Model confidence (mean pLDDT): 80 of 100. Transfer RNA from a Planctomycetota bacterium, 77 nucleotides, folded computationally. NCBI's taxonomy places the organism under Bacteria, Pseudomonadati, Planctomycetota. Rfam family: tRNA. It is annotated as a transfer RNA. Gene Ontology term of the family: triplet codon-amino acid adaptor activity.
[in-house]
RNA sequence: GCCAGGGUAGCUCAGUUGGUUAGAGCGCCAGAUUGUGGAUCUGGAGGCCCCGGGUUCGAGCCCCGGCCCUGGUACCA
Numbered sequence: 001g002c003c004a005g006g007g008u009a010g011c012u013c014a015g016u017u018g019g020u021u022a023g024a025g026c027g028c029c030a031g032a033u034u035g036u037g038g039a040u041c042u043g044g045a046g047g048c049c050c051c052g053g054g055u056u057c058g059a060g061c062c063c064c065g066g067c068c069c070u071g072g073u074a075c076c077a
Stems, first nucleotide, its partner, number of pairs: 001073007010026004019057001028044005050066005
């Protein structure tokens, strides 16, 4: 360089045929429980869906360009 896959909450990841308010587990905060803590239970906070543009009535999802990560492969020295 080329090919493939990926980028969504602090972390690991879902997200169906494009459609009403974007989710789970863990973690975090508060409360209940407990002599304290842990565990358990209840509630809550937390999002530039990588960036820019396009298509569409409507985009996390489709198209184009860019950046980054992973794997494969080729070339130069």